[in-house]
Context: one part of a larger RNA
């Protein structure tokens, strides 16, 4: 695991894995608005009659849709575990930071630009689809286009000047690619040259100073700094958004400055992570002993391509790599792992299955957007299956959740719900067969009823009295279709409670027990092995028996009644495996 009989309560609780990673109808399983991207719906409320008012279908934008759930066909140094590394990479979301340096060519936007388009309106094709066409209008955080803004400082060039200096010009923001520079450091003395100080016969001596070099690592060609260019026309960033308060200044212009938020750019870190790598570890097989190599099999150099490292690929070169310490092939009713069961120790045998990691979505392949997909509830083709059709064409992927068929020894409802746990999103809301709640459910597991206490009888034991039969009760135990009355719950059921609402459970009024028929089974009595030398039937026949064995006219074993024994809401039968 599956099956047979039985099955009163109550708690938890597997479940279409094996067989067929086979087909599947239908339904539903991914959406999503806050004050804070777009509202002129000819939609509603309010309207003080003519607000940029609220609310708000539709659709546009934006973000998710790569999670999760399913299955285990593949997959044997592969996944996979452990332990490490990236100093050889990318990373939407979070969280923390920083972003006055660019601009320039012809003249007038910088208090704000530019042309469209959806939803709507109307007119249409087509048998048909989440398919569409012509026309007519309107938005942006869509799509696009673009000013302006402080002070200073360095370098370069340099008109002009005997020289000292210098009028003046250009360049210098982050990010990009390239190339190049600095990026030091165990002592003391001496020397020589400048400035300073004293002293001076002015010829000079004697003392002092000699002061810079970010950060970090075990280890960088790291980070940071500097120079001299370059930034791709399919343009890299320096904001033309949105909301709520509305304040202060005076030189009273519809000037100036001006607060908390929300969204967005780019760079740097953090975070979730990913992607690669190192070291070690697997069953069964020699009726598989040699593999692999110009069609990359080791190695090098260059380059391409990548997010990056690498024969990943390409060109040029070199002959190498593995291997009885099992290479390479086959095989697996093989996805790995934690972990199951057994078991004195050691071991064996399982593991599809809720956590973790892979892999897949009928089989290959390829691709689009994306911060992530080689994505399937995404697109494109072939193969197979298959649906609808006016025959012209058009849609398809349940190993989601239910349900179907088929397959089998084998596996539940086409049920309520977002209350809980959590996820998405512009989110005080909305979704979500994820989850969660009931129904199925002897798969299993924990408790756990089916009776309990007198009296009489009647047996019986110890004990007291007794010679012996026997006798007693301020002893006990068992028997009985005698009797007694408590007790109580399965059951049924107002109401509470539970619950999103129910329903179980709990608590609880009425009612609910004597053959308490409110009835316990499934197996077995020759040994193993606990229970019959009863009875009746049959006669090596029916049949039993795991194995020994039983049956041939007195069957401890076959079929029955009877009594016993064992386990018990269970027991027993196959099978796999300790």
């Nucleotide at each position: 695991u599956a099956u047979g009989c039985u099955u009163g309560u109550c708690u938890c609780a597997a479940a279409g894995a094996u067989u067929a990673a086979g087909c599947c109808a239908u339904g539903c399983a991914u959406g999503u608005c806050u004050a804070a991207g777009u509202a002129c719906a000819a939609g509603c409320c309010u309207c003080a009659g003519u607000a940029a008012g609220g609310u708000g279908a539709a659709a546009c934008c934006g973000c998710g849709a790569a999670u999760g759930g399913c299955u285990c066909a593949u997959u044997a140094a592969a996944u996979c575990a452990c332990a490490c590394c990236u100093a050889a990479u990318c990373u939407a979301c979070u969280g923390g930071a920083a972003a006055g340096u660019u601009a320039c060519a012809a003249g007038u936007u910088a208090c704000u630009u530019g042309g469209a388009u959806a939803a709507c309106u109307g007119a249409g094709g087509u048998a048909a689809u989440u398919c569409u066409u012509g026309a007519g209008c309107u938005a942006a955080u869509a799509c696009a286009u673009g000013c302006g803004a402080a002070a200073a400082a360095u370098c370069u060039c340099g008109a002009c000047u005997c020289a000292c200096g210098g009028a003046g010009a250009g360049a210098u923001g982050c990010u990009u690619u390239u190339a190049u520079u600095a990026g030091a450091u165990c002592a003391a003395a001496a020397c020589c040259a400048a400035a300073c100080g004293g002293c001076u016969u002015c010829g000079g001596c004697c003392g002092u100073c000699u002061c810079a070099u970010u950060g970090g690592u075990g280890a960088c060609u790291c980070u940071g700094a500097a120079u001299a260019a370059c930034u791709u026309u399919g343009g890299g960033c320096u904001g033309a958004u949105c909301g709520u308060a509305u304040g202060g200044c005076c030189u009273u212009g519809u000037g100036c400055c001006g607060a908390c938020g929300a969204c967005g750019u780019u760079u740097c870190c953090u975070u979730c992570g990913a992607a690669g790598g190192u070291g070690u570890g697997c069953c069964c097989u020699a009726u598989c002993a040699a593999c692999u190599g110009u069609c990359g099999a080791c190695u090098g150099u260059g380059a391409u391509a990548u997010a990056g490292a690498c024969g990943c690929u390409c060109a040029c070169a070199g002959u190498g790599g593995u291997u009885u310490u099992g290479a390479c092939g086959g095989g697996u009713a093989a996805c790995g792992g934690g972990g199951a069961a057994u078991c004195a120790g050691g071991g064996u045998u399982c593991g599809a299955u809720u956590c973790c990691g892979g892999a897949g979505a009928g089989g290959g392949a390829g691709c689009c957007u994306u911060a992530a997909a080689a994505a399937c509830g995404g697109c494109u083709a072939c193969c197979a299956c298959a649906u609808c059709c006016a025959a012209g064409g058009a849609a398809g992927g349940c190993a989601g959740c239910a349900g179907g068929c088929a397959c089998g020894c084998a596996a539940a409802u086409u049920a309520c719900c977002c209350a809980a746990u959590g996820a998405a999103c512009g989110a005080a809301g909305u979704u979500c067969g994820a989850g969660g709640u009931a129904g199925u459910g002897a798969c299993g597991a924990a408790a756990a009823a089916u009776a309990a206490c007198g009296a009489u009888a009647c047996a019986g034991g110890a004990c007291u009295c007794a010679u012996c039969c026997g006798a007693g009760g301020c002893c006990c135990u068992g028997u009985a279709a005698u009797u007694g009355g408590a007790a109580u719950g399965a059951g049924u059921a107002c109401a509470c409670u539970u619950u999103a609402a129910a329903a179980c459970c709990g608590u609880u009024c009425c009612c609910g027990a004597g053959g308490a028929u409110c009835u316990a089974u499934u197996g077995g009595a020759g040994g193993g092995c606990a229970a019959g030398u009863c009875u009746g039937g049959u006669g090596c026949c029916a049949g039993c028996a795991g194995c020994c064995g039983c049956g041939g006219u007195a069957a401890u074993u076959c079929c029955a009644g009877c009594u016993c024994c064992a386990a018990u809401a269970g027991c027993g039968u196959a099978u796999a495996u300790u």
A computed fold for a 578-nucleotide part of an RNA from Deinococcus sp., annotated as small-subunit ribosomal RNA, 5' domain. The prediction has a mean pLDDT of 80. Its Rfam family is "Eukaryotic small subunit ribosomal RNA". A reference for the family is Yusupov et al. (2001), "Crystal structure of the ribosome at 5.5 A resolution", Science. Taxonomically the source falls in Deinococcus (Bacteria, Thermotogati, Deinococci, Deinococcales). The full RNA is in RNAcentral, with records from ENA.